[in-house]
């Protein structure tokens, strides 16, 4: 320098154009003599940045940033 992949909640990951979700963690409650476990609920998002396409973009296109892998 070129090619490919990844970037979404505190963490690990879904969502393949139509309301951004799950598990763990945190908090509250239930259960129990108590703790743990278990059960229910709540909280938590400018979907890496900027533009474009579209009635509508996490998703498609372009450029940039970071990380990983590969080629020279």
């Nucleotide at each position: 320098u070129c090619c490919u992949g990844a970037g979404u909640a505190g963490c690990u990951c879904a969502a393949u154009g139509g309301u951004a979700g799950a598990g763990c963690a945190u908090c509250c409650g239930g259960c129990u003599g108590u703790u743990a476990a278990c059960c229910g609920g709540a909280c938590g998002g400018u979907u890496c940045u900027a533009a474009g396409u579209u009635c509508g973009a996490a998703u498609c296109u372009u450029a940039g940033c970071u990380c990983a892998g590969g080629a020279g």
This is a predicted structure of a 72-nucleotide RNA (transfer RNA) from a Candidatus Parcubacteria bacterium. The RNAcentral record of the sequence draws on ENA. The coordinates come from a structure-prediction model, not an experiment, and the mean pLDDT is 81.